About this RNA: Predicted 3D model of a 75-nucleotide RNA (transfer RNA) from a Patescibacteria group bacterium.
[in-house]
């Protein structure tokens, strides 16, 4: 330099054009003499960033950033 992949709650993932879901973790309450375990409820991400298309974009297109993989060149 060229090509490909991955970026979504604190963490690991799902979703795939129509107001973002789950598990773990966190908080409260219940249960217990206390802890743990269990149950119920709650908070938490405008989806890496910027543009475009669309009535509507996490999803489609372009650019860009970070990380990973492969190839190539130079040293």
């Nucleotide at each position: 330099g060229c090509g490909g992949g991955u970026g979504u709650a604190g963490u690991u993932u799902a979703g795939u054009g129509g107001u973002a879901a789950a598990a773990c973790g966190u908080g409260a309450c219940a249960u217990u003499g206390c802890c743990a375990a269990u149950g119920u409820c709650a908070a938490g991400a405008c989806c890496g960033g910027g543009g475009g298309u669309u009535c509507a974009a996490u999803u489609c297109c372009c650019c860009u950033c970070a990380c990973c993989c492969g190839c190539u060149c130079c040293a």
Overview
Model confidence (mean pLDDT): 81 of 100. NCBI's taxonomy places the organism under Bacteria, Bacteria candidate phyla. RNAcentral holds the sequence, with entries from ENA. It matches the Rfam family "tRNA".